A computed fold for a 93-nucleotide RNA from Rhodocyclus tenuis, annotated as c-di-GMP-I riboswitch aptamer. Model confidence (mean pLDDT): 85 of 100. The source organism's lineage runs through Bacteria, Pseudomonadota, Betaproteobacteria, Rhodocyclales and Rhodocyclus. It was read from a public genome assembly, where an Rfam model found it. Rfam family: c-di-GMP-I riboswitch aptamer. Gene Ontology term of the family: cyclic-di-GMP binding.
RNA sequence: GUCCGUCUUUGGCAAACCCGCGCGAAAGCCGGGGACGCAAAGCCACCGGGCUACUGACAGGUUCACAUCGUCAAAGCUAGCGGGGUUGCCGGG
Numbered sequence: 001g002u003c004c005g006u007c008u009u010u011g012g013c014a015a016a017c018c019c020g021c022g023c024g025a026a027a028g029c030c031g032g033g034g035a036c037g038c039a040a041a042g043c044c045a046c047c048g049g050g051c052u053a054c055u056g057a058c059a060g061g062u063u064c065a066c067a068u069c070g071u072c073a074a075a076g077c078u079a080g081c082g083g084g085g086u087u088g089c090c091g092g093g
Stems, first nucleotide, its partner, number of pairs: 002093004012038002017033004022029002036080001042086003046083003049078003055073004
């Protein structure tokens, strides 16, 4: 340097769920507890997928409009859905 994670040590992260007069329109995120799992479950929304729709478009509605409801749209989110990029601990070949 590269491949691998069967094997050692020291460690790391933290799903569901619970809590918070937390942030957010929501999805979701953050903090505390918790532990299903994880060898990149470190980091990056570039590609595909998924979630959400404050707002916008259309439809519908209405005397006119607003609101509710419906469809579509990411500029929001997901790195613990996959691919890709990038950095890296320990051990083994």